Small-subunit ribosomal RNA, 3' major domain from a soil metagenome, 484 nucleotides, folded computationally.
Its mean pLDDT, the model's own confidence on a scale to 100, is 81.
Context: one part of a larger RNA
């Protein structure tokens, strides 16, 4: 200088209070340990390993066991026109490539037997690396020139008083500026205007048409003003929506603290008020963090095998111990049947309206769509109407049985789905422990990534939509000062 203290002050954080809903108890999905196996490949291990390696594994993926098979660039040396390496035809081995002795025929130059030296290595070393990425943490920190102070490590600057989300800014200081960081900055959204309008809109306007319908009429039927709903063309760009410019928020104005400062607090006016919300955007550096199994790449090792291919297992075991989540333990429910409203996204090896057949799950045809144009796509929860009335039930779905579908060479180990019947535990869960401050927590569904088949996983999107916060450093951690 710096770290640490159950030293001391200052501050701040869903840290705690104050409030909501959960974990931990059941069953399952899911990863990890262990343990078992021929193999259950490998990493990762408080916070930063455990639905993590975008790792949802029938086969490939793979890297594991098991069985079988392939293969050496160039040089050199045995060997070789007394015919290498090789087709083809016949026997035997084998799951399958293939291979292995002989014969006969083709064709004619090279050489795996040895030596080096190669290809290849998801072999090892993340404690040689690169590069990414994760925490400290989006915490307010971390240095530099010149002075200056010290014999010097080194200080000061960066302190103090007030503020701030912040070393942010204002006074004052032997310091005066300055870098990196924070802010600004960029994105999305919230209002407005203005320009454009096809594929998108449809207030108005016209054309056509369907349906309701006063009446009439030859009354089975025929014909029809006016009006209203719809639907289709054309005008139209007013709304809505798309995507360009642009304005707008600055404590800019009041009042009151505050030092006449920085700023603070109320108020008005505004769509929006004090960083408007939400994202990107992560200093110097620590943690010998994590990743040689993404790829790079040093050094080692293998190299007739630790390389490469195949087939069939395995990663999907299962006395147990943990982390994460789904679903539930019920009437703020559950069944049934009607009826309303989304937004993001994705579609040509695809998405598929529609029509028909099947109870379903599916199937058999097919339009359109390279998509603001066509389709995925009927959104759940909510409304309403009935039934169930506290029961292990009309709660809850495991298991289990049987019958069918649908990917796929191929669903036994080991895939998804329907439909019938079975109907386990469970009646709110000990110690403890987790997340959250507003369109947020909590409920609800969608839709994409993975994807031949696929989702309780993760990414994104909407729809309903709360309570509480006086406050403080008690607990648990960060900043600054000063102290041993």
């Nucleotide at each position: 200088u710096g770290g640490c203290g159950g030293g001391a002050g200052a501050g701040c954080a869903c840290a705690c209070a104050a409030g909501g809903g959960g974990u931990g108890g059941a069953g399952g999905c899911u990863g990890c340990g262990g343990u078992u196996u021929a193999a259950u490949u490998g990493g990762a291990u408080u916070a930063a390993a455990c639905g993590c390696c975008g790792g949802a594994c029938a086969u490939c993926u793979c890297a594991c066991g098991a069985g079988g098979a392939u293969u050496g660039a160039c040089a050199g040396c045995a060997g070789a026109a007394u015919g290498a390496a090789g087709g083809u035809c016949c026997u035997c081995c084998c799951a399958a490539u293939g291979g292995g002795c002989g014969u006969a025929c083709c064709a004619g130059a090279c050489a795996a037997g040895c030596u080096g030296a190669g290809a290849g290595g998801u072999g090892u070393u993340g404690c040689a690396u690169g590069g990414c990425c994760a925490u400290c943490g989006u915490c307010a920190g971390c240095u530099c020139g010149u002075a200056c102070c010290u014999u010097g490590a080194g200080g000061c600057g960066u302190g103090c008083g007030g503020u701030c989300a912040a070393g942010u800014c204002c006074g004052u200081u032997a310091a005066c500026g300055a870098g990196c960081g924070a802010g600004a900055c960029c994105c999305a959204u919230g209002c407005u205007g203005u320009c454009a309008u096809u594929u998108g809109c449809u207030a108005c306007c016209g054309c056509a048409u369907u349906u309701u319908c006063a009446g009439a009429u030859u009354a089975u039927a025929u014909c029809a003003a006016a009006a209203a709903a719809g639907u289709g063309c054309g005008g139209g760009c007013a709304c809505u929506a798309u995507g360009g410019c642009a304005g707008g928020a600055c404590c800019g104005c009041u009042a009151g603290c505050g030092a006449u400062a920085a700023g603070c607090u109320a108020g008005a006016g505004g769509a929006a008020g004090g960083a408007g919300u939400g994202g990107g955007c992560g200093a110097c550096g620590g943690u010998a963090g994590g990743u040689c199994c993404g790829u790079a790449u040093g050094g080692c090792c293998c190299g007739g095998a630790u390389a490469u291919c195949c087939u069939c297992g395995g990663c999907u075991a299962c006395a147990c111990g943990c982390g994460g989540c789904c679903u539930a333990c019920a009437a703020u429910g559950g069944u049934u049947g009607a009826g309303a409203c989304a937004a993001u996204g994705c579609g040509u090896u695809g998405c598929a309206a529609c029509u028909c057949c099947g109870a379903a799950a599916g199937g058999a045809g097919a339009a359109g769509c390279u998509a603001a144009u066509c389709g995925c796509c009927c959104a759940a929860a909510c409304u309403c109407a009935a039934c169930c009335u506290c029961a292990g039930u009309u709660c809850g779905a495991a298991u289990u049985g049987a019958g069918g579908g649908c990917u796929g060479c191929a669903a036994c180990u080991c895939g998804c789905c329907c439909u019938c019947a079975u109907g386990a535990a469970g009646c709110c869960g000990g110690a403890a422990u987790c997340c959250c401050u507003a369109g947020u927590a909590a409920g609800c569904g969608a839709a994409c990534g993975u994807c031949a088949u696929a989702a309780c996983c993760g990414u994104u999107u909407g729809c309903u939509g709360a309570a509480u916060a006086c406050g403080u450093c008690c607990c648990u951690g960060c900043u600054c000062u000063u102290u041993g």

The RNAcentral record of the full RNA draws on SILVA.